[in-house]
RNA sequence: GAAGUGAGUCGGACAAUCGCGCAGAGCAAUCUUCGAGGAAAGUCCGGGCACCAUAGAGCAGAAUGCCAGCUAACGGCUGGGCGGUGGAAGCCGACGGACAGUGCAGCAGAGAGUAGACCGCCGAUGGCGCUUAGGCGUACAGGUAAGGGUGAAAGGGUGCGGUAAGAGCGCACCGCGCAACUGGCAACAGUUUGUGGCAUGGUAAACCCCAUUCGGUGCAAGACCAAAUAGGAAAACAUGAGGAUCGGGCUUGUCCCGGUUCCGCUCUGUUGCUCGCAGGGGUUUUCGGGUAGGUCGCUUGAGGCUGGUAGUGAUGCCAGCCCUAGAUGAAUGGUUGUCGCUCGCAAGAGUACAGAACCCGGCUUAUAGACUCACUUCUUUU
Numbered sequence: 001g002a003a004g005u006g007a008g009u010c011g012g013a014c015a016a017u018c019g020c021g022c023a024g025a026g027c028a029a030u031c032u033u034c035g036a037g038g039a040a041a042g043u044c045c046g047g048g049c050a051c052c053a054u055a056g057a058g059c060a061g062a063a064u065g066c067c068a069g070c071u072a073a074c075g076g077c078u079g080g081g082c083g084g085u086g087g088a089a090g091c092c093g094a095c096g097g098a099c100a101g102u103g104c105a106g107c108a109g110a111g112a113g114u115a116g117a118c119c120g121c122c123g124a125u126g127g128c129g130c131u132u133a134g135g136c137g138u139a140c141a142g143g144u145a146a147g148g149g150u151g152a153a154a155g156g157g158u159g160c161g162g163u164a165a166g167a168g169c170g171c172a173c174c175g176c177g178c179a180a181c182u183g184g185c186a187a188c189a190g191u192u193u194g195u196g197g198c199a200u201g202g203u204a205a206a207c208c209c210c211a212u213u214c215g216g217u218g219c220a221a222g223a224c225c226a227a228a229u230a231g232g233a234a235a236a237c238a239u240g241a242g243g244a245u246c247g248g249g250c251u252u253g254u255c256c257c258g259g260u261u262c263c264g265c266u267c268u269g270u271u272g273c274u275c276g277c278a279g280g281g282g283u284u285u286u287c288g289g290g291u292a293g294g295u296c297g298c299u300u301g302a303g304g305c306u307g308g309u310a311g312u313g314a315u316g317c318c319a320g321c322c323c324u325a326g327a328u329g330a331a332u333g334g335u336u337g338u339c340g341c342u343c344g345c346a347a348g349a350g351u352a353c354a355g356a357a358c359c360c361g362g363c364u365u366a367u368a369g370a371c372u373c374a375c376u377u378c379u380u381u382u
Base pairs, nucleotide, nucleotide: 001378002377003376004375005374006373007372008371009370010369012339013338014337015336016335017334018333020035021034023032024031025030037353041364042363044362045361046360047359048358049218050217051216052215056275057274058273059272061214062213063212064211065210066080067079068078069077070076081095082093083092084091085090096209097208101207102206103203104202118148119147120144121143122142125141126140127138128137129136130135156174157173158172159171160170161169175198176196177195178194179193180192181190182189183188222296223295224294225293232287233286234285235284236283237282242263243262244260245259246258247257248256249255250253265281266280267279268278269277303322304321305320306319307318308317309316310315340351341350342349343348
């Protein structure tokens, strides 16, 4: 000097002038403080808060899935392990289980998991033929899976011995399984020790099994005040039979009459079903009419900033300071000038993504550029 990786900050400034919104002060005129983000976007997670409501059990369904921590909580974050990837700094991970079961892997290939003999090799033993005995030939029976081929993947790898030819058949080393030991809270790891001829394949973002978790709706939640109309009209279904219980009666009988905040019936209880529990007595449909105004919720918070302290870190604790939009069809702006940054010789042009609507913690997506710190690699010079 260049290329890259990780983290952070800013993302326009100043002045003048005119204007807008909440709040405060003032009799009023008017004055003063404050006024859109790193993502306000997506509506993807988790909550606070409100209501159902006093809310349980089971089934279904959904989500998460290595270990240890942080957090109000999470599917988030931090650190570690393992795996993948990059030359590296780094980045990514849908990371429990294949010995519970089912499924899938086209074609090729002998054979794809209770998975093999196509080409080869042997033919000791038996058969056949020849031969004086030895023996020779054949490759029929039979043996083989070391060599070759197919495939994404083919019955651990290399070497030695052995064999008719071979094969963990045996051995050495490597690999794999199991056990112990060592280190680590753990997941895991190992120049460790012993043992076993040992690979019971792959795939679960295939079904599935296991573990953990899960009530829902949402500020258009919800609460209050005021006002108005027609507490309108019609139809269907149900309110049943009956059981239970209380009281009364006389012909004393499983009788008669009456009542019941009981069951049965139906509706509601905010993903579905069943049971339970609670509340109601009607439910559903059609036509027609009135209102849709105001106040609260509404911004003091799991808040921000600074310093210290504990920790590898996320973050926690302590001290101090601060109050920084609450609009309601929607304010936070317009104009002029100067400056900043980028391109350009100049003139000049441009100045990103984008705008609160109950609030907060995350994730994801968009973003012209500028600056700072740390790290990786290359080149040059000393």

Bacterial RNase P class A from Thiomicrorhabdus sp. 6S3-12, 382 nucleotides, folded computationally. Taxonomically the source falls in Thiomicrorhabdus (Bacteria, Pseudomonadota, Thiotrichales, Piscirickettsiaceae). It matches the Rfam family "Bacterial RNase P class A". Rfam classes the family as a ribozyme. Model confidence (mean pLDDT): 77 of 100. The model forms 97% of the base pairs in the Rfam consensus. The sequence was found by an Rfam model in a public genome assembly.